[in-house]
Context: one part of a larger RNA
Molecule: small-subunit ribosomal RNA, central domain
Organism: uncultured bacterium
RNA sequence: UUGGGCGUAAAGGGUGCGCAGGCGGCCUGUAGGGUUCAGGGUGAAAGCGUGGGGCUUAACCCCAUACAGCCCUGAAAACCGGCAGGCUAGAGUACAGGAGAGGUUAGCGGAAUUCCAUGUGUAGCGGUAAAAUGCGUAGAUAUAUGGAGGAACACCGGUGGCGAAGGCGGCUAACUGGUCUGUAACUGACGCUCAGGCACGAAAGCGUGGGGAGCAAAUAGGAUUAGAUACCCUAGUAGUCCACGCCCUAAACGAUGAGAACUAGAUGCUGGAAUCUUUCAGUGUCGCAGCUAACGCAAUAAGUUCUCCGCCUGAGGAGUAUGCACGCAAGUGUGAAACUU
Numbered sequence: 001u002u003g004g005g006c007g008u009a010a011a012g013g014g015u016g017c018g019c020a021g022g023c024g025g026c027c028u029g030u031a032g033g034g035u036u037c038a039g040g041g042u043g044a045a046a047g048c049g050u051g052g053g054g055c056u057u058a059a060c061c062c063c064a065u066a067c068a069g070c071c072c073u074g075a076a077a078a079c080c081g082g083c084a085g086g087c088u089a090g091a092g093u094a095c096a097g098g099a100g101a102g103g104u105u106a107g108c109g110g111a112a113u114u115c116c117a118u119g120u121g122u123a124g125c126g127g128u129a130a131a132a133u134g135c136g137u138a139g140a141u142a143u144a145u146g147g148a149g150g151a152a153c154a155c156c157g158g159u160g161g162c163g164a165a166g167g168c169g170g171c172u173a174a175c176u177g178g179u180c181u182g183u184a185a186c187u188g189a190c191g192c193u194c195a196g197g198c199a200c201g202a203a204a205g206c207g208u209g210g211g212g213a214g215c216a217a218a219u220a221g222g223a224u225u226a227g228a229u230a231c232c233c234u235a236g237u238a239g240u241c242c243a244c245g246c247c248c249u250a251a252a253c254g255a256u257g258a259g260a261a262c263u264a265g266a267u268g269c270u271g272g273a274a275u276c277u278u279u280c281a282g283u284g285u286c287g288c289a290g291c292u293a294a295c296g297c298a299a300u301a302a303g304u305u306c307u308c309c310g311c312c313u314g315a316g317g318a319g320u321a322u323g324c325a326c327g328c329a330a331g332u333g334u335g336a337a338a339c340u341u
Base pairs, nucleotide, nucleotide: 004312005311006310007295008294012309014200015199016198017197021193022192023191025087026086027085028084029083030082033080034079035076036075037074038073039072040071041070042069049065050064051063052062053061054060090190091187092186093185094183095182096181097180098179102176103175104174105173106172107171108170109153114148115147116146117145118144119143120142124135125134161168162167205246206245207244208243209242210241214240215239219235220234221233222232257308258307259306260305261304262303265286266285267284268283269282270281271280272279273278290297291296314341315340316339323334324333325332326331
């Protein structure tokens, strides 16, 4: 490379937007670039292939023939592409409605924890399997009133909703993205995918400045234990929170790339439209055909097909070394080989 694959065996990029590239709806005309056909030229010799012939055979030798490709001329016009014109089923717009923890900013609220002040009150509290460290007669715990501060939003809450993914949950307002349904008025293929590129991207981590209630790596003490650098307990700093700037990784999972078409049914839920039986979009469960090594998937396919992208090629060495790029760093991206088996 061919071939075969990517839910779980190796393998879907974390996600989107999108230039180049690849692919692309229906009809008419046009020219004839691709294409097909015909004729011609070239395609050295030898060799290979095919059909013959000659050395007794063979090797060997001789004769004939053939091929791809390229070039020229001509023909055809279905298909691909070009040009011109048209269409509306794809795509988009408009109008009328709808649902939603979609995003950003600002303000507000109650419950609870902690702390502070004061009152009541007295000897314990706390914690565990059991204890101890710890707190408490300088009055704790408990209880009541008032205050401070930070973080998170019980119930509703739901295989409920929204978002491309990460993710999003108290209430109100402002700004703002997407989406669904109905009408079928408008545009008229404007589409799909997408190497590179750009943007977003949980948590942890980093820089500067704030903030710090609770929780809690590190750390300290108490236990346990042969030991216990742990599990349990008492404390507790980074961090967790905010603003701005980085980092760019996850079992970033549906371990299942995106788009399109088609292929029995049954039954829930969410949002519309109709009101008559239904129908559109989404989200679950079961299940036939089919597929699958099996498990299972099964109109939200892992079925039957098409287009485009990404990726895999025994295990270890190794996501290591090296180079390059990025980063403040941590590190990330790309990514081998020897050798062993």